[in-house]
RNA sequence: GGGCUUGUAGCUCAGCGGUAGAGCAAUUCCUUUGCAAGGAAGAGGUCGGAGGUUCGAAUCCUCUCAAGUCCACCA
Numbered sequence: 001g002g003g004c005u006u007g008u009a010g011c012u013c014a015g016c017g018g019u020a021g022a023g024c025a026a027u028u029c030c031u032u033u034g035c036a037a038g039g040a041a042g043a044g045g046u047c048g049g050a051g052g053u054u055c056g057a058a059u060c061c062u063c064u065c066a067a068g069u070c071c072a073c074c075a
Stems, first nucleotide, its partner, number of pairs: 001071007010024004018055001027041004048064005
């Protein structure tokens, strides 16, 4: 320098054009003398960044950043 993969909630991951979800964690409440366990509820994310296509983009295209991997180059 080139190719490929990955980047989404605090963590692990889904979602592959119709406006973002699950499990765990955390918070509040119930239960208990109290803790744990159990039950219930709500909250939490400008989808790595920028631009483009589209009525509509996490999703498609371009550039770019980070991590991983393979190849090439250099002496």
A computed fold for a 75-nucleotide RNA from Candidatus Berkelbacteria bacterium CG23_combo_of_CG06-09_8_20_14_all_33_15, annotated as transfer RNA. RNAcentral records the identical sequence in 3 taxa. Lineage of the source: Bacteria > Bacteria candidate phyla > Candidatus Berkelbacteria. Its mean pLDDT, the model's own confidence on a scale to 100, is 82. Rfam family: tRNA. By type it is a transfer RNA.